[in-house]
This is a predicted structure of a 118-nucleotide RNA (SAM riboswitch aptamer (S box leader)) from an uncultured Flavobacteriales bacterium. Its mean pLDDT, the model's own confidence on a scale to 100, is 77. The model forms 92% of the base pairs in the Rfam consensus. Rfam family: SAM riboswitch aptamer (S box leader). About the family: The SAM riboswitch is found upstream of a number of genes which code for proteins involved in methionine or cysteine biosynthesis in Gram-positive bacteria.

RNA sequence: UACUUAUCAAGAAAGGUGGAGGGAUAGGCCCUUUGAAACCUUGGCAACCUGAUUUAUCGCGCAAACGAAGGAUCGUGGUGCCAAAUCCUGUUCCGAUUAAAUCGGGAUGAGAUGAGUU
Repeated sequence: UACUUAUCAAGAAAGGUGGAGGGAUAGGCCCUUUGAAACCUUGGCAACCUGAUUUAUCGCGCAAACGAAGGAUCGUGGUGCCAAAUCCUGUUCCGAUUAAAUCGGGAUGAGAUGAGUU
């Protein structure tokens, strides 16, 4: 860099440096000198990977041991995250209802993060 796959309406911020931007992109709408981005420190959330404990099932077996794929609890370690639904809006189909507008639902696209491969 690319591919595959899972999840994305839940949750969780203080301090220091800094000094004007930020929310991926475009539009909208927001946040921000009552201090943006970025960096540092400390803390927290979460449970993707990992680890520990425990539990029933299945395979083998006389049994124990071993193996398999799960559940529960904890939260060590690797990541991630800590305004707003991924802030909202794409495309297409269906419905409320006839046109517009609006709302709801299905599929799909874009994006983010994890895991695996490259």